[in-house]
RNA sequence: ACCAAGGUGGCGUAGUGGUUAGCGCAUCCGCCUAAUGAGCAUGAGACCCGGGUUCGAAUCUCGGCCUUGGUA
Numbered sequence: 001a002c003c004a005a006g007g008u009g010g011c012g013u014a015g016u017g018g019u020u021a022g023c024g025c026a027u028c029c030g031c032c033u034a035a036u037g038a039g040c041a042u043g044a045g046a047c048c049c050g051g052g053u054u055c056g057a058a059u060c061u062c063g064g065c066c067u068u069g070g071u072a
Stems, first nucleotide, its partner, number of pairs: 001071007010025004018055001027043001030040002048064005
C1' cells in the first nucleotide's frame, strides 16, 4: 500500500428496516446468614464518528477513525 472481517453497557455476545436494543458475567440496593459465599427479588448502565436513503436506520449506503487477520 491493497484485500477481508469487525466496532453494541465495565467484560463477552445476540439483534438482516418498525422489539421497551435481548442474554450471560460483573456492579448498586434489599431479603436470607453469626459472617462470607450460594440462593431470591430489584435497579442503573450501551449502538465508534459524520453525511445520505427512508414515514422510520444498530441494521441499507458513502466517507472517516480504530482493531484483528492475510498478501507484498
Notes
RNAcentral holds the sequence, with entries from Ensembl Metazoa. The RNA shown here (transfer RNA) has 72 nucleotides and comes from Schistocerca americana. Taxonomically the source falls in Schistocerca (Eukaryota, Opisthokonta, Metazoa, Bilateria). Rfam family: tRNA. The family's RNA type in Rfam is transfer RNA. Its mean pLDDT, the model's own confidence on a scale to 100, is 80.